[in-house]
RNA sequence: GGAGAAGGCAAGGUGGCCGCUGUCGCACUCCCUUCGGGGUUGUGUGAUGGAGGAAAGUCCGGACACCGUAGAGCAGAGAGGUCGUUAACGACGACCGGGGGCGACCUCAGGGAUAGGGCCACAGAAAACAGACCGCCCCGUAUUCGUGCGGGGUAAGGGUGAAACGGUGGGGUAAGAGCCCACCAGCGCAGUGGGUGACCACUGCGGCUUGGUAACCCCCUCUCGGUGCAAGGCCAAAUAGGUUCAGUCUUAAGGGCGGCUCGUCUUUACUUGCUUCGGCAAUGGCUGAACGGGUUGGCUGCUCGAGGCCUGUGGCAACACAGGUCCCAGAUAAAUGGUCAUCGCCGAGUCUUUCUUUUGAGAUACUCGGUUACAGGAUCCGGCUUAAUAGCCUUCUCCGCGU
RNA sequence: GCGCCCAUAGCUCAGUUGGAUAGAGCGUUGGACUACGAAUCCAAAGGCCAGAGGUUCGAAUCCUCUUGGGCGCACCA
Numbered sequence: 001g002g003a004g005a006a007g008g009c010a011a012g013g014u015g016g017c018c019g020c021u022g023u024c025g026c027a028c029u030c031c032c033u034u035c036g037g038g039g040u041u042g043u044g045u046g047a048u049g050g051a052g053g054a055a056a057g058u059c060c061g062g063a064c065a066c067c068g069u070a071g072a073g074c075a076g077a078g079a080g081g082u083c084g085u086u087a088a089c090g091a092c093g094a095c096c097g098g099g100g101g102c103g104a105c106c107u108c109a110g111g112g113a114u115a116g117g118g119c120c121a122c123a124g125a126a127a128a129c130a131g132a133c134c135g136c137c138c139c140g141u142a143u144u145c146g147u148g149c150g151g152g153g154u155a156a157g158g159g160u161g162a163a164a165c166g167g168u169g170g171g172g173u174a175a176g177a178g179c180c181c182a183c184c185a186g187c188g189c190a191g192u193g194g195g196u197g198a199c200c201a202c203u204g205c206g207g208c209u210u211g212g213u214a215a216c217c218c219c220c221u222c223u224c225g226g227u228g229c230a231a232g233g234c235c236a237a238a239u240a241g242g243u244u245c246a247g248u249c250u251u252a253a254g255g256g257c258g259g260c261u262c263g264u265c266u267u268u269a270c271u272u273g274c275u276u277c278g279g280c281a282a283u284g285g286c287u288g289a290a291c292g293g294g295u296u297g298g299c300u301g302c303u304c305g306a307g308g309c310c311u312g313u314g315g316c317a318a319c320a321c322a323g324g325u326c327c328c329a330g331a332u333a334a335a336u337g338g339u340c341a342u343c344g345c346c347g348a349g350u351c352u353u354u355c356u357u358u359u360g361a362g363a364u365a366c367u368c369g370g371u372u373a374c375a376g377g378a379u380c381c382g383g384c385u386u387a388a389u390a391g392c393c394u395u396c397u398c399c400g401c402g403u
Numbered sequence: 404g405c406g407c408c409c410a411u412a413g414c415u416c417a418g419u420u421g422g423a424u425a426g427a428g429c430g431u432u433g434g435a436c437u438a439c440g441a442a443u444c445c446a447a448a449g450g451c452c453a454g455a456g457g458u459u460c461g462a463a464u465c466c467u468c469u470u471g472g473g474c475g476c477a478c479c480a
Base pairs, nucleotide, nucleotide: 001399002398003397004396005395006394007393008392009391010389012343013342014341015340016339017338018337020050021049022048023047024046025045026044027043028042030039031038032037052374056385057384059383060382061381062380063379064228065227066226067225071262072261073260074259076224077223078222079221080220081095082094083093084092085091096110097108098107099106100105111219112218116217117216118213119212120211133158134157135154136153137152138151139150140149141148142147166184167183168182169181170180171179185209187206188205189204190203191202192201193200194199232300233299234298235297242291243290244289245288246287247286248285249284252268253267254266255265256264271282272281273280274279293479294478295477307326308325309324310323311322312321313320314319344371345370346369347368348367349366350365352363353362354361355360404476405475406474407473408472409471410470413429414428415427416426431447432446433445434444435443453469454468455467456466457465
């Protein structure tokens, strides 16, 4: 100098003017009033607070609230190397194993294919208890001596395919073949040693080799009740307290209960009619659902939280613990903006100056230009993913050149 | 805000469950028929199956992430 790998920072500061919004105070105004007072009526003014690293997608996990105090089994959904971190997780950290890269490093939905079922198009002879198209070999037979026909053996060779049932060498054979042998790869079983563990190393034995797909069904282990702040609680206003259906009052049934079963809990109160006195029924009551009707208001939940920052200790790390310090949006059709100045930052040019053999590099001053992107809270929090930028920094790897 | 669904030719859809050829109707274009047009008949063009990545020998189809579109959920009596 070139080509890369991993990680981090920042998302401009200050001031003036104009403007938006929350809270608190004051003044005026409006409304109600039992005249004590009360009110989110509005305006002005002072103080003070006012978006993000992703606030986003809503993909996971929780908190919180209600359904009933949320139990068991089946069904269903999800997770899947090991150990740890965590409130929890499909997140994160470290390690193991597979794959990629010369390397820094990256990547894996990474349990089970001898529990079972399914599928593997086309091509090819054969595609999963393998398989003879060509070829090779043997036997028989015919022969015009080129070979043809019939029977059998053979997976070493050709060709097909994503995939063809271990590889190399030797022996062996009619030709061949783990048929036999040596070495290598792989599988299973057993043992020894190391590690918390995934797993690793070594030794012995075995049959000689038993395809892929589980982001197809399935099996194993583990996890999960449902609904989401439009949850839920309170107040006010308005309307036809209307219609239909189901259940119940009516006794071993119904309901809460969700897809099913069990268990558990709870209810069976009142009115009327008929009666063969066992019960039956609704025109009545209660409960639920649908249709129809009304409103489009206020308060609460609501922002102090698994919270931020600093320091120390433990741990390889994720993280945990201790101490100190700070209070930091709560809007509701939805508030953070605009402009000017200046400083900072970036780019280009010029002057001076330093280093260097040169190309060139650095510093200072001045001038001109730029100062952006993605995007915006809506119950809150931990992650993941996606979007995007003027820029800046750190560590590491490989290659080339110089000393 | 929360929950759910869809995307295939210009338009309307099938194929997705169960993976291997992308199809149908209407429309468009050309030809035939006709004096001309309509109707009818014949033929053709038109798709990287919304986009990207992954699993697989192989993806419209299975999985993940985006993009665009649609639907439902308020309270009172």
Predicted 3D model of RNase P RNA and transfer RNA as a complex of 480 nucleotides.